[in-house]
RNA sequence: GCAGAGUAGGAAACCGUGCGUUAAGUGCCGCAGGGACGGGGAGUUGCCCGGCGGACGAAGGCUUUGCCCGCGGUACGGUUUUCGCAUCCCGCUGC
Numbered sequence: 001g002c003a004g005a006g007u008a009g010g011a012a013a014c015c016g017u018g019c020g021u022u023a024a025g026u027g028c029c030g031c032a033g034g035g036a037c038g039g040g041g042a043g044u045u046g047c048c049c050g051g052c053g054g055a056c057g058a059a060g061g062c063u064u065u066g067c068c069c070g071c072g073g074u075a076c077g078g079u080u081u082u083c084g085c086a087u088c089c090c091g092c093u094g095c
Base pairs, nucleotide, nucleotide: 001095002094003093004092009083010082011081012080013079014078015077016076017075018074019072020071021070028054029053030052031051033049034048035047039090040089041088042087060069061068062066
């Protein structure tokens, strides 16, 4: 000098267990906080989390009342795939 690995976290598919369907949740906007961000240091206008407020808003069905069939940009867990250190300095592996 060239090439590469690895984070938090995001997304998708599948599986499992729940929640809601008496409407919570998800998504959107605002306010004020908190947290994390490759092995080390720094770290954002990016990321995540819960709180408060606001706007919007729904798919229920029945020969079967059921461990029922659905529905929800639904929650958590698992597996696989995929994206991914904002950026700066140093380091690691191979040549």